A computed fold for a 335-nucleotide part of an RNA from a Paludibacteraceae bacterium, annotated as large-subunit ribosomal RNA, domain IV.
The coordinates come from a structure-prediction model, not an experiment, and the mean pLDDT is 86.
The full RNA is in RNAcentral, with records from ENA.
[in-house]
Context: one part of a larger RNA
This record gives sequence, structure tokens and C1' cells, in this order.
RNA sequence: UUCGCGGCUAAGGAACUAGGCAAAAUAGCCCCGUAACUUCGGGAGAAGGGGCACCUCCCCAGGCAACUGGGAGGUCGCAGUGAAAUGGCUCAGGCGACUGUUUAACAAAAACAUAGGGCUAUGCAAAAUCGAAAGAUGAGGUAUAUGGCCUGACACCUGCCCGGUGCUGGAAGGUUAAGAGGAGAUGUCAACCGUAAGGCGAAGCAUUGAAUUGAAGCCCCAGUAAACGGCGGCCGUAACUAUAACGGUCCUAAGGUAGCGAAAUUCCUUGUCGGGUAAGUUCCGACCUGCACGAAUGGUGUAACGAUCUGAGCACUGUCUCAGCCGCGAGCUCG
Repeated sequence: UUCGCGGCUAAGGAACUAGGCAAAAUAGCCCCGUAACUUCGGGAGAAGGGGCACCUCCCCAGGCAACUGGGAGGUCGCAGUGAAAUGGCUCAGGCGACUGUUUAACAAAAACAUAGGGCUAUGCAAAAUCGAAAGAUGAGGUAUAUGGCCUGACACCUGCCCGGUGCUGGAAGGUUAAGAGGAGAUGUCAACCGUAAGGCGAAGCAUUGAAUUGAAGCCCCAGUAAACGGCGGCCGUAACUAUAACGGUCCUAAGGUAGCGAAAUUCCUUGUCGGGUAAGUUCCGACCUGCACGAAUGGUGUAACGAUCUGAGCACUGUCUCAGCCGCGAGCUCG
């Protein structure tokens, strides 16, 4: 002199910082007391306040008693859980209901799971899965069962669209494979014709091959969105202005309902107004102009819960103003 671990600090007390990170503070037992909200269980150790040693006792309660608890009076110290182990608290909001699970070794979460909800497949030699098969799991189960997919406690709810894609059902017609079918064609060849070269050419054999027939699928017709998904534009209009309950028009399968909304979603944007601060890009409450919320890809709420995320306050402090000192250990430098 630097680092690691530990201790103390005047006055102030978050002014530090991305952020109270770290540290400090809280802390045991007994008594009093305890709000909003609530699913009536909770919230709750809420919060907040008081007591704690020793001595005496005629007193009271329990006990056979030692003693314990209560009461009254008294004693000492700065200090009585005299050391030590040992919750900081409150308010508001987001997300996820909760306990649980996870990236062994940078992520513990708002991600996964979950009970609950829904759709769908499956009648048992089940569907589904593994396997070439035998066989096995499902299950020594049987639709209150088993598999798949989505959602995710609970409360209130879950709107419109089946045109596209998918799935399910349908079967008149169109299309359509192998196969069936075999008209016809070609090659070869006896007889026949020709002096010959050659020509013609039945049957057989061989090679091809039209019509006709021919399933599912597709086209087609329906259904189905807690299936994949989708849920408009322009113009005008009210006796100030503004706005448009109203009208017109184009397009669509249908044009976004309830609820929520600058939001984990809002670009413009630090939107505007209100609250909190002396001062607030964050936060809370509103507004609605939703670039680009929206209903099980769930919507909106919600007590409890959370090493969760965001904002505020009290307490507390060397985080800081602004540094100083001390102990232990290590490194470096100088002697």
C1' cells in the first nucleotide's frame, strides 16, 4: 500500500446507486391489543404497546409436599430473555390461484406442472404405443375407464363467422389405378399365285391393343370454431362550434359483443388530466385517439400464497456527504 474476513465511528440519514446492492436494524418468553379485505379457513407473530433480576409476606388459587401462578410491599445497577441462539414492518400495483417442478456447472421465473373445465378417439382380440413377427404395454383395467389435444383454483362469463384449411358424415353425377375385357393391328407360316425374285395369306404361336367394366381419393353436398383460424372501408348529417344517436355507398364467410385499455400489448409518447415529491421518462387513479386488447391461442375480477417483478413510506444504518481507526489472514513495495 492493495485485497479478503471481522469490529467501531461525531453530525446528517439513501443525499449512494440502474436498484437500499451490501450493511444496519428487528429478534426469546409472558400479557394486552390487532385494520382493510375475505373463498369465513384466513389476513395474524398483522400493526402497536407493556413486562422479564433479587428479597419479604399477615394474603389469595392449585397441590400431600417441594413448588407454580396471581397480588401487595421492598432492594440494587447505566443496563434484569444483563451473554448466546433468535422475524424488520407497512401501503399500492403487475404476473402466476395455491404446495410443487426446471436450464447438474451464468436463467428458479411471469416458464413447466397442478386440481378444476372442455373437445376428441375408443364397446374390449378397445383406441393408442413398441415390434419384422410372435408378443407386450394399455390392463388382469372396461366409458364414473383408457389414450390424444387445448385451457388452467375460485367468481362472473365465454359474442359473430363454416368462405379457406382440417375433421366428421353423405352418396346422385364427374374424374380415376392395378385388374377384368378383348374389337382391331403387326410378325411368322401351310395352301394358293408367280419361271424366279417375290406376292397374298386361314389356323396356330408371338407382340401389341380400342370400346366396356373398375375402389378409395379428389371434384361435389352437408355438418363442425373450448378444430386451424378470421372478426372492414369511404362519404354526409343536429338551431354557436365540436361531435355524430342517424343516412348513403362499396366490399365481406362474418365485420370485434361483454369486459378491459398509453396495458408484460401505445409507435407518435415523458400522450392529456389528477395524486404522491421542493422537483417524478418510473409509480397509482382516470380519459380513449386500441400504430397493433378481447373472450379456454381464454376475457375480466379475486382472498390466500411467492428467495417473483414495479412504485411508495416507517424503522435502520459508513450506501453516501467523507473519510478515519482497529483485529486476523494474504499479496506487493521499501528498509